The prediction has a mean pLDDT of 84. Small-subunit ribosomal RNA from Aneura pinguis, 1494 nucleotides, folded computationally. The RNAcentral record of the sequence draws on ENA and SILVA. It matches the Rfam family "Bacterial small subunit ribosomal RNA". A source record names the gene rrn16.
[in-house]
RNA sequence: AUGGAGAGUUUGAUCCUGGCUCAGGAUGAACGCUGGCGGCAUGCUUAACACAUGCAAGUCGAACGGGAAGCAUCCCAGUGGUGUUUCCAGUGGCGGACGGGUGAGUAACGCGUAAGAACCUACCCCUGGGAGGGGGACAACAACUGGAAACGGUCGCUAAUACCCCAUAGGCUGAGGAGCAAAAGGAGGAAUCCGCCCGAGGAGGGUCUUGCGUCUGAUUAGCUAGUCGGUGGGGUAAUGGCCUACCAAGGCGACGAUCAGUAGCUGGUCUGAGAGGAUGAUCAGCCACACUGGGACUGAGACACGGCCCAGACUCCUACGGGAGGCAGCAGUGGGGAAUUUUGGACAAUGGGCGAAAGCCUGAUCCAGCAAUGCCGCGUGGAGGAAGAAGGCCUUCGGGUCGUAAACUCCUUUUCUCGGAAAAGAUGUAAUGACGGUAUCUGAGGAAUAAGCAUCGGCUAACUCUGUGCCAGCAGCCGCGGUAAGACAGGGGAUGCAAGCGUUAUCCGGAAUGAUUGGGCGUAAAGCGUCUGUAGGUGGCUUUUUCAGUCCGCCGUGAAAUCCCGGGGCUCAACCUCGGAAGUGCGUUGGAAACUGCCAAGCUAGAGUACGGUAGAGGCAGGUGGAAUUUCCGGUGUAGCGGUGAAAUGCGUAGAGAUCGGAAAGAACACCAGUGGCGAAGGCACUCUGCUGGGCCGACACUGACACUGAGGGACGAAAGCGUGGGGAGCAAACAGGAUUAGAUACCCUGGUAGUCCACGCCGUAAACGAUGGAUACUAGGCGUUGUGCGUAUCGACCCGUUCAGUGCCGAAGCUAACGCGUUAAGUUGACCGCCUGGGGAGUACGGUCGCAAGGUUGAAACUCAAAGGAAUUGACGGGGGCCCGCACAAGCGGUGGAGCAUGUGGUUUAAUUCGAUGCAACGCGAAGAACCUUACCAGGCCUUGACAUGCCGGGAAUUUUCCAGAGAUGGAUUAGUGCCUUCGGGAACGCGGACACAGGUGCUGCAUGGCUGUCGUCAGCUCGUGUCGUGAGAUGUUGGGUUAAGUCCCGCAACGAGCGCAACCCUUGUCCUUAGUUGCCAGCAUUAAGUUGGGCACUCUAAGGAGACUGCCGGUGACAAACCGGAGGAAGGUGGGGAUGACGUCAAGUCAUCAUGGCCCUUACGGGCUGGGCUACACACGUGCUACAAUGGCCGGUACAGAGGGUUGCCAACCCGCGAGGGGGAGCUAAUCCCAAAAAGCCGGUCGCAGUCCGGAUCGCAGUCUGCAACUCGACUGCGUGAAGUCGGAAUCGCUAGUAAUCGCGGAUCAGCAUGCCGCGGUGAAUACGUUCCCGGGCCUUGUACACACCGCCCGUCACACCAUGGGAGCGGGUUUUGCCAGAAGUAGGUAGCCUAACCGCAAGGAGGGCGCUUACCACGGCGGGGUUCGUGACUGGGGUGAAGUCGUAACAAGGUAGCCGUAUCGGAAGGUGCGGCUGGAUCACCUCCUUU
Repeated sequence: AUGGAGAGUUUGAUCCUGGCUCAGGAUGAACGCUGGCGGCAUGCUUAACACAUGCAAGUCGAACGGGAAGCAUCCCAGUGGUGUUUCCAGUGGCGGACGGGUGAGUAACGCGUAAGAACCUACCCCUGGGAGGGGGACAACAACUGGAAACGGUCGCUAAUACCCCAUAGGCUGAGGAGCAAAAGGAGGAAUCCGCCCGAGGAGGGUCUUGCGUCUGAUUAGCUAGUCGGUGGGGUAAUGGCCUACCAAGGCGACGAUCAGUAGCUGGUCUGAGAGGAUGAUCAGCCACACUGGGACUGAGACACGGCCCAGACUCCUACGGGAGGCAGCAGUGGGGAAUUUUGGACAAUGGGCGAAAGCCUGAUCCAGCAAUGCCGCGUGGAGGAAGAAGGCCUUCGGGUCGUAAACUCCUUUUCUCGGAAAAGAUGUAAUGACGGUAUCUGAGGAAUAAGCAUCGGCUAACUCUGUGCCAGCAGCCGCGGUAAGACAGGGGAUGCAAGCGUUAUCCGGAAUGAUUGGGCGUAAAGCGUCUGUAGGUGGCUUUUUCAGUCCGCCGUGAAAUCCCGGGGCUCAACCUCGGAAGUGCGUUGGAAACUGCCAAGCUAGAGUACGGUAGAGGCAGGUGGAAUUUCCGGUGUAGCGGUGAAAUGCGUAGAGAUCGGAAAGAACACCAGUGGCGAAGGCACUCUGCUGGGCCGACACUGACACUGAGGGACGAAAGCGUGGGGAGCAAACAGGAUUAGAUACCCUGGUAGUCCACGCCGUAAACGAUGGAUACUAGGCGUUGUGCGUAUCGACCCGUUCAGUGCCGAAGCUAACGCGUUAAGUUGACCGCCUGGGGAGUACGGUCGCAAGGUUGAAACUCAAAGGAAUUGACGGGGGCCCGCACAAGCGGUGGAGCAUGUGGUUUAAUUCGAUGCAACGCGAAGAACCUUACCAGGCCUUGACAUGCCGGGAAUUUUCCAGAGAUGGAUUAGUGCCUUCGGGAACGCGGACACAGGUGCUGCAUGGCUGUCGUCAGCUCGUGUCGUGAGAUGUUGGGUUAAGUCCCGCAACGAGCGCAACCCUUGUCCUUAGUUGCCAGCAUUAAGUUGGGCACUCUAAGGAGACUGCCGGUGACAAACCGGAGGAAGGUGGGGAUGACGUCAAGUCAUCAUGGCCCUUACGGGCUGGGCUACACACGUGCUACAAUGGCCGGUACAGAGGGUUGCCAACCCGCGAGGGGGAGCUAAUCCCAAAAAGCCGGUCGCAGUCCGGAUCGCAGUCUGCAACUCGACUGCGUGAAGUCGGAAUCGCUAGUAAUCGCGGAUCAGCAUGCCGCGGUGAAUACGUUCCCGGGCCUUGUACACACCGCCCGUCACACCAUGGGAGCGGGUUUUGCCAGAAGUAGGUAGCCUAACCGCAAGGAGGGCGCUUACCACGGCGGGGUUCGUGACUGGGGUGAAGUCGUAACAAGGUAGCCGUAUCGGAAGGUGCGGCUGGAUCACCUCCUUU
């Protein structure tokens, strides 16, 4: 010494700034659901709204007279006397000024705290004296009488501790004399007791004064006439302008007066680590109030809650003439409200009033009742109990969970129910208990009477199913919900707390988010545009004085309660109680003297003055100069000039432009010129003169802290703008015209007015910026540059070194969120000023102030959002930059787009034209082939365990023939057949029938999915480990210099390595070799019609294996590299050609109709089978192709050369028939053997002669062939005839870089048949590429960014619509306040002609005194007028905010397509445009300067 936790949310991600929100605690609380008991507390926060009814302040007969009733007694026996008890009103005394309530008012000596004095004090205590003598009334009461009542009136009687007079006085006034002023008795048989009067003191209580403290607003800056003070007087208990007369002119205020708003203050309470913040219920102290306002009386004390008078409002009674009332006492009622209790008991205790006392009174108080309103405690059972029951929920169907939970067994009785006993609280003695038959004790009974609420996406502990489908709803913030919701609703389960639990409201905390402790201001909000200077704040060195600040000690106070600590008492606790500590404060008093302050004396380092030098666009005024521009005059001269991206408007044959000469005018001063200079900033530039301010350097003569900062104040202050007067060359808002454009109120062009210039006067703002307040001190350096001085050196100018003062760049430590700053700090200190506190609304409104105006300055709120923002990172993007690549462009060749046809799509049509694919990356695509089938679509007629699978039962082998009905499916008959295994029960396959589980679905969702695929792209990229750098996201590696097709390789480098990609490995082709030689081949030999055969395997070929190519070699370039260029050799040369191969990922790309699959949907149908139709429609549009338009061609005849494939339900030879498609026929071939099979372009010869043709072949007619159950819708082919469009194709657009394009034919899959499509094959076989400026796509680096759904992005303003709050507004209405005037109740004070009058004086008359009345002053309510302030409302009107899909444009973000922004002026539907000046918070390129490295 006991004390300090954070989280969510801005972003793709990060750090920071910054707001919003949450977790905690609390409450006089309320609401929702629920509710067993006890103890202790608490309970109208709103209408200081109105109150029915009852009670809340009386008491005393021992102060007094009387009345009534009772009892006793006496006698004169009555209408009697006396005594006594009780009650009643009255006179009198004391108390009703306490106790109880409330918080309206009050910003104040009201409260708190600490002091003080000019005072009063009934009852109480102590003390000194005293009470003598007289007198007159008034109530009650009685009589009469008024009034509805309340209440009176007149007359008569009466007592006192009521009242009066005289006397007396240790009192008061006064200081000389003198004057004034008291008293009461009662009780008792008595002692005596209780009272009374005058003094002194005390206690307690009260009054007044003062220091300090005590909310917000300056959009409240001036306020004040009894106001400040004095003198005299009055008044008071007392001081005092408290009041009055006079004098004087003061007093308060930026240390916040006055005004306005709000508010009772405190001890305390809640919160907080604390400092603080918020609050002022209950309890306690003080104050104020008592229906609203005013007033006094009585009294010790009041201007009086349950007293009086008056006025007002309201309510009630009334006989209408008059009266009564005041719950902010306790209960209670209405009302208001989210909301707050019983019209209870008792004076037993504590306390109060009266009384001698008994006692009486006491809604103070003590208790009880109601309310989970709060705090505390207890309970709703304990132990055992697995078949882990039933049931619920979930499920991967195995199980899991509720769950030892229940049931069941044993036990206990706090609570509960019923009995019995029974307190303390009550005293020194006696009486007294509302609570209450309560606490407590004891007996019996039986698990018996007792659990809910909220939550479960993250924050925040706790998860699943079903329903719903951006609906219903949730939500504190972020946010959930659009068909698989852990976020809605319900169920199950779980978590938290528990007789409560949640929600709402409010306060503190977290929030260091107003920061004293403990924040900031270059770019996030924030440095005044700059200087000068007042108040204030702060202030150099030495010595002295003092003790104000400061520090220490003692004393007083800081009420009690509360909080804290230690004890004690209720069984514990809450609660109660005792003691201590604390109360950080204020005051008295005594000390200390370092520091700060004060006083005094000195010093010179801060500051200043004088002296000597010095640089400078510093300022003001005046003069001079040349170049240029424009205009005018004259000459020469001729057709254009000018302008632009291109043009036009404009000027010009009336002579422009060009050129030469002359003149005039105004404005600005090239080069020098420089991150050069000067100035406080704004700003300042030809040159000369005059006047003038400041700086710097030198030396150290003088003053001696004279300093720094600076709220208000003052001065200066770019451009634009304003006023008056000049001036006006050029430029140029507005304006006009021409262009551009969809439009073009713009950018561009031609003109052009204010203005720009001068003088004087305003304005007072800028991105007035270093976005950085001024001054001081300290803290590494390096390199430039300006101005002095010094040193060295020199003949001298330089050079070099150095000091001071400026001005720049880089950089250490340090700082910073980072960027960056870094002796010119944004580092480290102390002092001063200004400013900030989320974004928008808004620098707006209102008010004030300044201005001629424009406008400036000061400067909010409602409402709305959960962000707005700074720096940096990675991407993406740019009508940014650099480098590079690609049939990307260019250079070429050939096409498409025009025609006809084929085919696909859209659209339309239809009963249906099934579905999907839709930029590239859909459209001859799924479909490698729709007449039926396919087929999913439509119509009709049918089936329902089904066409198909598994399980069960029955009977049957299976299978098969024929006939009938029907469009067929199907239905009805009919024939043949009797199998296999067996344990003899039956079983297996197959088919039929039946019931149920189920089948089935090309139904939906490709945005629930798997798989597969397309695309960027065969582009060269995409990542990781470790290390390092950075707070971090991230960076580095991967960047750089070269090079490559390539992140290919080399070099360098805080990186070193690695992976997926590239390349290579694979297939094919090109050369050679080896092996093998049938069906292949044939050089030589033989043979044939023929490689036909013998023979051979050299060659071709076939198909296995190898070789070969690697920048290997040479030269050059390059960096001694990688590599490139050239060459040799080689069949092939720099990846030889081609293919396969597709990184991380993107497009919610495509596909649920290949398949698979979650969920949903259908189940006599969305399933299944059949016939027919449709997918083939046809005004039209598009894509992809074929054939052409012809002579490099068509046609006819002849003739030559491939490759790769296919073939038994097949290919089909020879031969015959047919013009032909084809038919007949039949050999061969399961294929290097036979067949398809003819290759075609080509070559040779002929013909046609440029025409819609001998081109072209569509369309149509007739006749046929083939396939097939079947060619009508709807096949292909053949023959004859017919002979359309089309003469090379607009804008636009596609492919291709070599065996390629182009062109020519051949084959195959699918397939009964059907190919211009698709997939392959070979034949012939080009042109061009200078090159990378441009278009497209891509890669790397860099830059800007307000983008991140990433430019198909973001985003601004008008207009239209809806809603919301708000400003102005002719006014209207209300509150409050002030001022002037009128008025003047009650009351007090003064005056007093009138009236009345017991005590005293006087014989009397009368007087003194008093009362009433009248009057004066003050004054409440009220009235009239003016002003301030505030609230409400208001036709109309202004902007603002918000709102999934409105209109117009495109302003901003990239160079945002005219860089943007600031100030100002002007114009325009709107964003905005333009002029002038300024800024960089502008990209890019070039240049200059400076720096770094070499």